């Protein structure tokens, strides 16, 4: 070491929340590859793809101590040819051993192949031990030689020869055969002087190691593979093998395997191990080690102890040589080449070590092996310097312009030398006393030199550590997920800075993890995916109480095994580490032996009665099947009466009816369904079942005993039943009623509505087998608070059995469930694993068909989904308010004119505002100006501001030219302030310098812009809306978003107030405070006088439901109450919460960014903003008698006034003019108010209404009145006789009507706007409807919030898959043909040395021929799989295509499920079913009182 160490999460569905659920990320790993970069060393690894093809070299030889011949050298002899002996070397050959090891690869193989544990019927060279032997003979043959063939490879022939080559005889301890008798089987020598010694040989016994065989268990996926098998399973005989065995064969039997998955198909060498993980597991099988298989593809044997990578034979494909006759070859050995591929090294050194073969040995051989080389491929280690150093340098970047940061970083000073370079020394590894080192002059050590030789890569929106500038402008691009980019990008690209790792860093690929996301550990199924439509029941799984026995599971102990290496622990060795090494431990598995019986499961035997069942007596019921009967209603037929419509709808029409309908009376026929009772009542397994009676029949419940004795529960397959629709055959057919026809509606209406109407609906027989077949909740058993209604049993109560509701604990994401569980537990079955594609395709089974059942993948998305929350919305509901409607009055829309807008036109007709909330609006004054537009003419530091330089005072006048702006010329004028000098000195005068202001000129910073963006903004404003709302603190409730408060009952104009309440308080809004008007008091008072009143203007008072009566708990309300000027907010104004509309405004102003700069800035003249087929808005004047005209007469208020208001007087018909008083205003002026009153005329008409238009003549303002002003007089006298659809305003001093004033302003296009007073009504039953708003509630697939969301066809592009006439290939079966080599047989043909015989032959052997089997090949017929394929149909995806609007709200016909028919499409309709339907009502039940 074991015990005992071991577990992290995050992003993304939503407006927000909780949950479900997928996708993605952070970690580790690799025989890796790619991109950028690269200093050193150690250790290891290195064709994962084409078991594709291979040039060249090497990878298995050795022995002369088995053998002969031959060679060389030396010696001796010689007939001179040569011979003998010795030595040496061993090429070729005979012979022996080894080439069966070592090395490579993973094709095949799903198998006794592998792993593990066992076993019996075997063989075994070399090695070890032991026993016994080795006697005597013989015949050949290669080499060599002779001759020949061939291109070659090689082959044939003649003659000779040796052996540890071959053969015979003898011997036989042991062995073998046999029951036994008996039979049978061997041998070889060599070295040596040697008989010593050693090495070999033969027979046998044993061992070790090796090999073969058998068995239990384990060993991937697919059932869209369910049946497979004839030598198949077994037996007997024979053969065969080293050995068992159908291993082979003849005969006999008919077996064998399989849902515990046979067979078939696909994929794959297996293991020790490796990676990951907390573990259980998951993935994997490189290097190292064990086993297996293979050696170009297929077949075969030989030799041998053992069999074939570098042996043989045959066939095939390929390559090479060739003289064309024929031959040769096999890198999946080491290097290496081509090819394939994203991708994987040197044609190196050495046998020094380790190991192997041969040899007595020396030794030889060894691409095994030991080393080196290449590659950051991986792991480990080291370095690229250390200390000091602020003028915080230069430079870069940022900047708020002050500075900050890179930054002690650098420079500079001092120090060190790992590494590097050079020089010197220099191993161990060698065993075994000599010799022997490839690595290698390597490791290591010493010295010298000099900071010297050495840093990159990725990232910086969140996850995830790290932020700014510039460029770009939905472009270019990024992206692991969410997502970023459309002019201020921390997300793209670059720069600066930062973060992380580091000789590496990132990316890609793959595996495990996170993922409890297949859940044994460790998930679920009411609504998120998921309970089978229901029941019976087979296999299987599970199973009540007691006891005896057994000991299979279980538990304990021991034994064997689980190779080594690896992992782990303790040590040791390389300086450390990686690495190497010694020793050691545990667990799990399998097998065996022994034991235990406390407990549980199991087996067996015997019992028990609580589960289950049988029996007896009762009992309720739309339980089922068949038969019979009944009445109401509907339709039709006949007859009578009767006489015009009926019917139908939102309204109509089609339809029926004078040939008599409808209505009514009587009679008849038919079919279907059974009102009331009727009930969250009953029965049934579910589907389902409802008039009455009869027959047959199933099940339940209650009561009380008796009996059986676990007989039980569940239930894969299987079987039965199974609404509606639909199908087949035969009937039947009243009503209803798909399809269909017609009528309506509509833009259309294949619909909703109406009139008809076929199938169908009904019965019998047979199919189909599905539904929202739902309690969206499988069955069984046990346990766990209460309360209450009903049904059955029952005299009653209790109990039991059911059927409902409320509800505690508990559970749940929540909603909710809660003894009828969705609680607590056990058993069994079914089912789920993101959305779409799709319950689809293909295949198979079933069906007459429709179709049903089973059931994928490619591709695509980052969600899809559940519950609940807050809003918003609803052609949902309730309550309330408002000139919202109603009632009333008056208008608009018709006419003419004015004015604004659109459109059109134009050189320009400047621009903004566009439903309410733009349009008499910005504009409270467009002839020039304004003016922003157009044409033309000018000018460029500018019309305007600040700064610099120079000159000049400023300024004024005249003149030329020009449309003007401008340009040019001439003249006058020398100033003001301060200091100082001189003259004079009373005032003062002259000069110099400086300053302020102004003008001109010059250069540059800059000015300027009504140019763009109101979707970059500030400010201001509109609108909902003067609506009553909008929030906060603390507390409480909820997992949470949130809720409560602010929901209730009343009341109010009001979230105003009161009561109640898990809320208590508070804030912004409401109200009040402010202003005006109305009453009174006090004070003061100018402007003829007076100041009592009025008036003016200052301060106060007054009104609060305070008092009375009624109602009410109160708040409050009511009253033709009192009092009071005013009564319930007295009237009016100002005052506008949180917010909404990217509302409006860059052209009021301000302002970011962008843009223009001899122009998009500036000046001037003229023109335009005033146009005119037309459309719209807002007004004025009218159409007349409630009037018009004439005459006369009354009464206001708010205001304004000095470049002003302007009286009186005079002139003019008048506009106006002239002269001029008064007044900076309670004094003067404007200023006669008008409607009104009185009198008169007009008499209903295009008029004495109406005044447009036009002609003429004048006046005024102003440089100027043509485009384009106003006014006056004379003349002219248009449309118009009260206005279609539609629409606006108004509730009291209001509407209506009448005049007056002011701002802007020279004048005025003002009929506009803002104010002022005069006269002065009508009506409101009330909240049903329209519009808008507030609160509560409800539904929701909406949240950019209904101007929302969203469905389907069609058209276009792309993608994947399906079908498809056929076509190509692979693989695997069946049958047949032909059969190479070869084993085993047969043989009458041919041949032959050893032995026998005694030359005839035999034994035996060889050749040839032939038989069975048989590879490749051929023919034919199937299965499976993969390609190509005209065309067909479907699906998916794709900012802005077409048609409709099916769904979400009651989605405007509630929706959905099954089914049938039908239609461009969503869809519609019929039948049955469901609520996962809103609203209203009734019934029932429950809670509280």
């Nucleotide at each position: 070491a074991c015990u005992a160490u071991g577990g992290a999460g995050a992003g993304u569905u939503u407006g927000a929340u909780c949950c479900u659920g997928g996708c993605u990320c952070a970690g580790g790993a690799u025989g890796a590859a790619c991109g950028c970069u690269g200093g050193c060393g150690g250790u290891a690894u290195g064709c994962u793809u084409a078991a594709c093809a291979c040039a060249u070299g090497c990878a298995a030889g050795u022995c002369g101590a088995a053998c002969g011949a031959g060679g060389a050298a030396a010696a001796u002899c010689u007939u001179a040819g040569g011979a003998u002996u010795u030595u040496u070397g061993g090429c070729a050959g005979u012979g022996g051993c080894g080439g069966a090891c070592g090395g490579g690869u993973g094709c095949g193989u799903a198998a006794c192949g592998c792993g593990u544990a066992a076993g019996a019927a075997u063989c075994u060279g070399c090695c070890u031990u032991u026993u016994g032997g080795a006697g005597g003979g013989g015949g050949a043959u290669a080499a060599c030689u002779c001759g020949g063939g061939g291109a070659a490879a090689c082959c044939c022939u003649u003659g000779c020869u040796a052996a540890u080559a071959c053969c015979c005889c003898a011997u036989a301890a042991u062995g073998c055969u046999g029951a036994g008798a008996a039979g049978u089987u061997a041998a070889a020598g060599g070295u040596u002087a040697a008989u010593a010694a050693c090495c070999a040989c033969c027979a046998a016994a044993a061992g070790a190691g090796g090999a073969g065989c058998u068995u239990g268990c384990g060993u991937c996926u697919g059932a869209u593979u369910a049946g497979c098998u004839a030598g198949u399973u077994g037996g007997u005989g024979a053969g065969g093998u080293a050995a068992u065995a159908g291993c082979u064969u003849a005969c006999c039997a008919a077996g064998g395997c399989c849902u515990u998955g046979a067979u078939c198909a696909g994929u794959a060498g297996c293991u020790g191990g490796u990676c990951u993980g907390a573990g259980a597991g998951g993935a994997u099988g490189a290097u190292c080690a064990g086993c297996c298989a293979c050696a170009c593809u297929g077949g075969g044997a030989c030799u041998g102890a053992g069999a074939a990578c570098g042996g043989c034979c045959c066939a095939g494909a390929c390559u090479c040589c060739u003289a064309c006759g024929g031959g040769a070859g096999g890198c999946a050995g080491c290097a290496g080449u081509g090819g394939g591929g994203a991708a994987u090294u040197u044609u190196u050194c050495g046998c020094a070590a380790u190991g192997g073969g041969c040899g007595c040995a020396a030794g030889c051989c060894u691409g095994a092996c030991g080393a080196a080389g290449c590659c950051a491929u991986a792991c480990c280690g080291c370095g690229u310097g250390g200390a000091g150093g602020a003028a915080g340098a230069c430079g870069g970047c940022c900047c708020g312009u002050g500075g900050g940061u890179c930054u002690u970083a650098a420079a500079c000073u001092c120090c060190u030398u790992u590494u590097c370079u050079c020089a010197g020394a220099g191993a161990a590894g060698a065993a075994g006393u000599u010799c022997u080192g490839a690595c290698g002059g390597u490791a290591u050590c010493u010295g010298a030199g000099g900071a010297a030789u050495a840093a990159g890569c990725a990232c910086c929106g969140g996850c995830u550590a790290a932020c700014u500038c510039u460029g770009u402008g939905c472009c270019a691009g990024c992206a692991g997920c969410c997502g970023c980019g459309g002019u201020a990008a921390u997300a793209c690209a670059g720069g600066g800075g930062g973060u992380g790792c580091a000789a590496g860093c990132g990316u890609u690929a793959u595996c495990c993890g996170g993922a409890a996301u297949g859940a044994u550990u460790g998930g679920g199924c009411g609504u998120a995916a998921a309970g089978g439509g229901u029941c019976u029941g087979u296999a299987g799984g599970u199973g009540g109480c007691u006891c005896g026995g057994g000991a299979a599971g279980u538990c304990c102990a021991c034994u064997g095994u689980u190779a080594a290496a690896u992992c782990c622990c303790a040590g040791g060795g390389c300086u450390c580490a990686a690495c190497c090494u010694u020793g050691g431990u545990c667990a799990a598995g399998c097998a065996g032996u022994g034991g235990a019986g406390a407990a549980c499961u199991c087996c067996u035997a015997a019992g028990c009665u609580a589960g289950a069942g049988u029996u007896u007596g009762g009992u309720a019921g739309a339980g089922g099947a068949a038969g019979a009967g009944g009445g109401a209603a509907u339709u039709c037929c006949c007859a009578g009466u009767g006489g015009a419509a009926c019917g139908g709808u939102g309204a109509a029409a089609u339809g029926u009816a004078u040939a008599g309908a409808g209505a009514u009376u009587g009679g008849g026929a038919a079919g279907a369904a059974c009102a009331c009772c009727a009930g969250c009542g009953g029965c049934g397994a579910a589907a389902g079942c409802g008039c009455u009676c009869u027959u047959c029949u199933g099940g339940g419940c209650c009561a009380a005993g008796a009996c059986u004795g676990a007989c039980a529960c569940u239930g894969a397959g299987a079987g039965a039943c199974g609404a509606a629709a639909g199908c087949u055959g035969a009937g039947g057919g009243a009503g209803a009623g798909a399809a269909u026809a017609g009528g309506a509606u509509u833009a259309g209406a294949u619909a909703c509505c109406c009139u008809a109407g076929u199938a169908u609906u009904c019965u019998c027989a047979g199919c189909c087998g599905u539904a929202a077949a739902c309690g969206a909740u499988g069955g069984a058993u046990a346990c766990u608070a209460a309360g209450u209604a009903c049904u059955g049993u029952c005299a009653a109560a209790a109990a039991c059995a059911g059927c409902g509701c409320u509800g505690u604990a508990g559970c749940u994401a929540a909603c909710g469930c809660u003894u009828u569980a969705a609680g607590u537990a056990u058993c069994c079955c079914g089912c789920c694993u993101g959305g779409g594609g799709a319950g689809u395709a293909c295949g198979c089974u079933c069906g007459c068909a429709a179709g049903a059942g089973u059931c994928a993948a490619a591709c695509u998305c980052a969600a899809a989904g559940g519950a609940a929350u807050u809003g918003a919305c609803g052609g949902g509901g309730a309550u309330c308010c408002a000139c919202a409607c109603c009632a009333u009055c008056g208008g608009u829309g018709g006419a003419g004119u004015a004015u604004g807008c659109g459109g059109u036109u134009u050189a320009a007709u400047a621009u903004g505002a566009u439903g309410c909330a733009a349009c008499g609006c910005g504009u409270a004054g467009a002839a020039c100006c304004u003016u922003a537009c157009c044409a033309g003419g000018g000018a460029u530091u500018g019309a305007c501001a600040u700064g610099c330089c120079a000159a000049g005072a400023a300024u004024u006048u005249u003149u030329u030219u020009g449309a003007a702006a401008g340009a040019g010329a001439a003249a006058a004028g020398u100033g003001c302030c301060a200091a100082u000098u001189c003259c004079a000195c009373u005032a003062g005068g002259a000069g110099u310098u400086g300053g302020a202001g102004c003008u001109u000129g010059g250069a540059c910073a800059c000015a300027g812009g009504u140019g763009g963006u109101g979707c970059a903004u500030g400010g201001c404003u509109g609108u909902c809306g003067u609506c009553a709302g909008c929030u906060c603190g603390u507390g409480c409730c909820g997992u949470g978003a949130g809720g409560u408060g602010u929901a209730g009952a009343g009341u109010u104009a009001a979230g105003u107030c009161u009561c109640g309440c898990a809320a208590c308080g508070a804030g912004c809004g409401c109200a009040a405070c402010c202003c005006u008007u109305g009453u009174c008091u006090u004070u003061a008072g100018u402007u003829a006088g007076a100041u009592a009143g009025u008036c003016u203007a200052a301060a106060g008072a007054g009104a609060c439901u305070g008092c009375c009566g009624g109602u009410g708990u109160a708040a409050a309300c009511c009253g033709u109450g009192a009092g009071g000027a005013a009564g319930g907010a007295a009237a009016g104004g100002a005052u506008g919460a949180c917010g909404u509309c990217a509302a409006g405004u860059c052209a009021g102003c301000a302002u970011g960014c962008c843009c223009c700069u001899u122009a998009a800035a500036c000046c001037c003249u003229g023109g335009g903003c005033g146009a005119c087929a037309c459309g719209c808005g807002u007004a004025c004047u009218a159409c007349a008698a409630u009037g018009g005209c004439g005459a006369a007469g009354a009464c206001a208020a708010c205001g304004a006034g000095a470049a002003g208001c302007g009286a009186u007087c005079c002139u003019g018909c008048g506009a106006a003019g002239g002269c001029u008083a008064g007044c900076a205003a309670a004094u003067c002026u404007u200023u006669u108010a008008a409607a009104c009153u009185u009198c008169g005329c007009c008499c209903c008409a295009g008029u004495u209404c109406g005044g447009a238009u036009u002609g003429g003549a004048g006046g005024c303002u102003g440089c100027a009145a043509c485009u384009c002003g106003c006014c006056u007089c004379c003349a002219u006298g248009a449309a118009g006789c009260c206005g279609g659809a539609a629409u606006c305003g108004a509730u009291a001093g209001u509407a209506a009507u009448c005049g007056c004033u002011g701002a802007u302003c020279a004048g005025c296009c003002a009929u506009g706007c803002a104010g002022c007073g005069g006269u002065g009504a009508a009506u409101a039953c009330a909240c049903c409807c329209c519009u808008g708003g507030a609160u509560c509630u409800u539904g929701u697939c909406c949240a950019c919030a209904c101007c929302g969301c969203c469905c389907g066809u069609c058209a276009a592009a792309c993608c994947a898959a399906u079908c498809g006439a056929g076509u190509g290939a692979a693989u695997u079966g069946g049958a047949c043909c032909c059969c190479a080599a070869g084993u085993c047989g047969u043989u009458a043909c041919c041949c032959c040395a050893a032995c026998c015989u005694c030359u005839a032959g035999g034994a035996g052997g060889g050749g040839g021929a032939u038989g069975c089997c048989c590879a490749a090949g051929g023919u034919u017929u199937g299965g499976u799989u993969c390609g190509c394929g005209a065309g067909a149909a479907u699906g998916g995806u794709u900012a802005a295509g077409u048609c409709g609007u099916a769904a979400c709200a009651a989605g405007g016909u509630a929706g959905c499920c099954c089914u049938a028919c039908u239609g461009g499409a969503a869809g519609g309709u019929g039948g049955g079913g469901c609520u996962g339907g809103a609203u209203c009502a009734a019934c029932u039940c429950c809670u509280u009182c």

Notes: Predicted 3D model of a 1489-nucleotide RNA (small-subunit ribosomal RNA) from Parallela transversalis. It matches the Rfam family "Bacterial small subunit ribosomal RNA". Gene Ontology terms of the family: ribosome and structural constituent of ribosome. The RNAcentral record of the sequence draws on ENA and SILVA. The coordinates come from a structure-prediction model, not an experiment, and the mean pLDDT is 84. A source record names the gene rrs.